A computed fold for a 72-nucleotide RNA from a Coriobacteriaceae bacterium, annotated as transfer RNA. Rfam family: tRNA. The family's RNA type in Rfam is transfer RNA. The sequence was found in a public genome assembly.
[in-house]
Parts: sequence; structure tokens; C1' cells
RNA sequence: GCUGAUGUGGCGCAACGGUAGCGCAUCUGAUUUGUAAUCAGACGGUUGCAGGUUCAAAUCCUGUCAUCAGCU
Repeated sequence: GCUGAUGUGGCGCAACGGUAGCGCAUCUGAUUUGUAAUCAGACGGUUGCAGGUUCAAAUCCUGUCAUCAGCU
């Protein structure tokens, strides 16, 4: 230099173009003499960034950044 993959709550991951969800963690409550475990609930996301297409974009298109892999 070229090619490809990935990027989504604190972490790990989902999500036919049509309400962004699950698990863990955190917080609150219940339970317990107390802790852990268990149960119930809550909090937390401008979907890497900037544009474009569309009535509507995490998803399609372009550019760009980061990480990883391959080729040279």
C1' cells in the first nucleotide's frame, strides 16, 4: 500500500428497513440473626464519527476513525 471482518448501556452479545432487546454487573425492595443465594422492580444507549437514500436507517450507500486478520 491492497483486501476482508468487527464497532450497539459498565462488560459480553442480539435485533427482516417499522417501539433498540437479552444475560451479567450496579441500585432499591422482599426474604435471612447477618452475608451469600433466591425473588420482584429500577437505572443505564444520541447503535464509533460525518454525510446521503427513504414516510421511516443499528440495518442500505459514501467517506472517515479505531481494532483485528490476510496479502504484498

The coordinates come from a structure-prediction model, not an experiment, and the mean pLDDT is 81.